SAM riboswitch aptamer (S box leader) from an uncultured Acidimicrobiaceae bacterium, 117 nucleotides, folded computationally. Rfam family: SAM riboswitch aptamer (S box leader). About the family: The SAM riboswitch is found upstream of a number of genes which code for proteins involved in methionine or cysteine biosynthesis in Gram-positive bacteria. The sequence was found by an Rfam model in a public genome assembly.
[in-house]
RNA sequence: GCAUCAUCCAGAGCAGCUGAGGGACCGGGCCCUGUGACGCUGCGGCAACCAGAGCGCUUAUGACCAGAUCAGAACGGUCAUCGAGCGUGCGAGGUGCCAAUGCCCGAGCGAUGAGGA
Numbered sequence: 001g002c003a004u005c006a007u008c009c010a011g012a013g014c015a016g017c018u019g020a021g022g023g024a025c026c027g028g029g030c031c032c033u034g035u036g037a038c039g040c041u042g043c044g045g046c047a048a049c050c051a052g053a054g055c056g057c058u059u060a061u062g063a064c065c066a067g068a069u070c071a072g073a074a075c076g077g078u079c080a081u082c083g084a085g086c087g088u089g090c091g092a093g094g095u096g097c098c099a100a101u102g103c104c105c106g107a108g109c110g111a112u113g114a115g116g117a
Base pairs, nucleotide, nucleotide: 002116004114005113006112007111008110013043014042015041016040017039021032022031023030026106027105028104029103044098045097046096049094050093052090054088055087056086057085058084059083060081061080062079063078064077065076102109
C1' cells in the first nucleotide's frame, strides 16, 4: 500500500522552541492565528479499540457429593477446564486522542483501532 469490520455530535492543556499561515483535498461558508496559531519537544490529562487482572450472569464438557429409589435418570450442590459467550466497573501494558460534530454544506473521501491476505 490492499480488502474486511467497528468508531468518528461525549471527553481531555500547560510549558519550552519556532515564526506564518492553519482547520487533510476541491467548491462555498464559518472560524483559529504576531495577545504567536499550525508544527516539534517535554510533562500532564482524556478515552476504553486491543492485551491484562477483578466481579456478576448464562452456557458446554467431565468428576464428585447429598437425598429419594429395587436400581437409576432428571432436578440440586461443589470443583475442574490457560472452556465459550455476555454484562459491568479498573486503567500498571500497545495504540489513539486533547478548538469548534471529521468545524458546517455539496461531491468525493479521510482518520483511528482490530484482526487478515